[in-house]
This record gives sequence, C1' cells and structure tokens, in this order.
RNA sequence: GCCUCGGUAGCUCAGUGGCUAGAGCACUUGCCUUGUAAGCAGGGGGUCGCGAGUUCGAAUCUCGCUCGAGGCU
Repeated sequence: GCCUCGGUAGCUCAGUGGCUAGAGCACUUGCCUUGUAAGCAGGGGGUCGCGAGUUCGAAUCUCGCUCGAGGCU
C1' cells in the first nucleotide's frame, strides 16, 4: 500500500430503509429477609465512531476520514 470484518447503554451484543433505538449482565429505588445473597416490581443511562451524500424518511444504503482485529504483498 491492498483486501475482509467490526465501532450501537458501564460491559457483551441484537437491530439489514419507517412503531418512542432494544436485550442480558452491571448500576440504582422499593418489596421480601434477623441480615446478606437469591427472587419480585420499578427507575436512570445513547449525538448509533466522525463528516458528507441518496431518500418523504438512514443505526441500516453510498462515499471520504478515523480507530480496532485478521489476511496479502
């Protein structure tokens, strides 16, 4: 230098053009318990890596940049 895959909540990930952007774990409040854990019911937390384009509409499609992993030379 080229190719492939990836960047979405604190962590691991889903979401392949339109419903209010979601799950598990974590955090937090309450219940329960002698107390802790477990369990049950709630709650908070997101510029969807950055910029532009296409579209009535973009996390999703296209282009550029950037970061990470792997491969080729």
Model confidence (mean pLDDT): 81 of 100. Transfer RNA from an archaeon, 73 nucleotides, folded computationally. It matches the Rfam family "tRNA". Rfam links the family to the GO term triplet codon-amino acid adaptor activity. The family's RNA type in Rfam is transfer RNA.